Fluoride riboswitch aptamer (crcB RNA motif) from an Acidobacteriota bacterium, 71 nucleotides, folded computationally.
RNA sequence: UCCCCCGGCGGCGGUGGAGUCCGCCUUCAACCGCCUCUCCUCCCGGAGCGGCCAAUGACUCCUACCUGAUU
Numbered sequence: 001u002c003c004c005c006c007g008g009c010g011g012c013g014g015u016g017g018a019g020u021c022c023g024c025c026u027u028c029a030a031c032c033g034c035c036u037c038u039c040c041u042c043c044c045g046g047a048g049c050g051g052c053c054a055a056u057g058a059c060u061c062c063u064a065c066c067u068g069a070u071u
Stems, first nucleotide, its partner, number of pairs: 010025004016062006033052003037048004
């Protein structure tokens, strides 16, 4: 100096906040939803228009939004 392993801090798990738990990543990282159509393409994949679900990775609560009922 490089590589591997372990631990810690930290980050991430398609829209906000918090608690608990789980998983992932270690900075060229984890992560960055789905569908039809069109185009490109090294056929791996990428881009564009349009449409759809969802505030959770899981559970609970709060907030925002939507629907229905009651007062």
It was read from a public genome assembly, where an Rfam model found it.